[in-house]
RNA sequence: UCUUAUCGAGAGCGACGGAGGGAAUAGGCCCUGUGAAGUCCAGCAACCUGAAGACAGCCUUGUUUUCAGGUGCCAAAUCCUACAGGCUUAAACACAUGCCUGGAAGAUAAGA
Numbered sequence: 001u002c003u004u005a006u007c008g009a010g011a012g013c014g015a016c017g018g019a020g021g022g023a024a025u026a027g028g029c030c031c032u033g034u035g036a037a038g039u040c041c042a043g044c045a046a047c048c049u050g051a052a053g054a055c056a057g058c059c060u061u062g063u064u065u066u067c068a069g070g071u072g073c074c075a076a077a078u079c080c081u082a083c084a085g086g087c088u089u090a091a092a093c094a095c096a097u098g099c100c101u102g103g104a105a106g107a108u109a110a111g112a
Base pairs, nucleotide, nucleotide: 001112002111003110004109005108006107007106012041014040015039016038020031021030022029025082026081027080028079043073044072046071047070048069049068050067051066052065053064054063055062056061078105083102084101085100086099087098
C1' cells in the first nucleotide's frame, strides 16, 4: 500500500505525571486542577494462535465452554455533520427540522 470483516454493547473512587484532549480539514458540541495527554497496574472482549472438554456431522469440518498467549480497547454511536439518494411535515413547489439507506474518510484484526 492492497484485500476481507467489524465498528449504537463492554471496561477503576488505582499509582506516576502536570495541561491539554476528543483521527484529518471545516462547522459544532463536549471532557479536563473534582486532574487532560502519556506510562504502569487492574479491567473489557473484537480478531488471530495454542491447549483441554462437550455436542452435531462424517474423514474431516462446524458450534460452544474454559485457560494461556499476540495485538487491540478502556467518556459521549467512529461524539454529530459534511458526499449522494430517499421518506416525513403543512394544500402545491422549494427550503429548514427530524429520520432512513449507501458511499468517502478513519480505527481495529487477519492475510498478501
A computed fold for a 112-nucleotide RNA from uncultured Pseudogracilibacillus sp., annotated as SAM riboswitch aptamer (S box leader). The sequence is in RNAcentral, with records from MGnify. Its mean pLDDT, the model's own confidence on a scale to 100, is 79. Of the family's consensus pairs, 88% are formed in the model.